RNA sequence: GACUUAUCGAGAGUGGCCGAGGGUCAGGGCCCGAGGACGCCACCGCAACCGCCCCGGAUGGGGAAAUGGUGCGAACUCCCUCCCCCGCCGCGGGUUGCCCGGUGUGGGGGAAGAUAAGAC
Numbered sequence: 001g002a003c004u005u006a007u008c009g010a011g012a013g014u015g016g017c018c019g020a021g022g023g024u025c026a027g028g029g030c031c032c033g034a035g036g037a038c039g040c041c042a043c044c045g046c047a048a049c050c051g052c053c054c055c056g057g058a059u060g061g062g063g064a065a066a067u068g069g070u071g072c073g074a075a076c077u078c079c080c081u082c083c084c085c086c087g088c089c090g091c092g093g094g095u096u097g098c099c100c101g102g103u104g105u106g107g108g109g110g111a112a113g114a115u116a117a118g119a120c
Base pairs, nucleotide, nucleotide: 001120003118004117005116006115007114008113013043014042015041016040017039021032022031023030026081027080028079029078044073045072046071049069050068053063054062055061077112082109083108084107085106086104087103088102089101090100092099093098
């Protein structure tokens, strides 16, 4: 680096260093940031994917623990973008209820991304 599977509305912050942008890329929105963000380091913590332990005939099953390998600690993966459904609006079209356009604290899916585990 591409692939497969699973998960993504929960949870968890202090200190030190640095010094200007940051929230992965693009566009739009919204937000964080010189009262120092982002990043790095230390400590603390959260969670429970793998591993460990128990149950089970057994599994991608159930449970427990938090010493090990990761991960994580602003906002749903901050929100939208593509498709479908639903609601509403239209002195839009057509007349068996469909089409078109717009819209939304609405629902579902996809794509992309992140993390874990696996196999290259």

This is a predicted structure of a 120-nucleotide RNA (SAM riboswitch aptamer (S box leader)) from a Phycisphaeraceae bacterium.
Its mean pLDDT, the model's own confidence on a scale to 100, is 83.
Its Rfam family is "SAM riboswitch aptamer (S box leader)". From the family's description: The SAM riboswitch is found upstream of a number of genes which code for proteins involved in methionine or cysteine biosynthesis in Gram-positive bacteria.
The sequence was found by an Rfam model in a public genome assembly.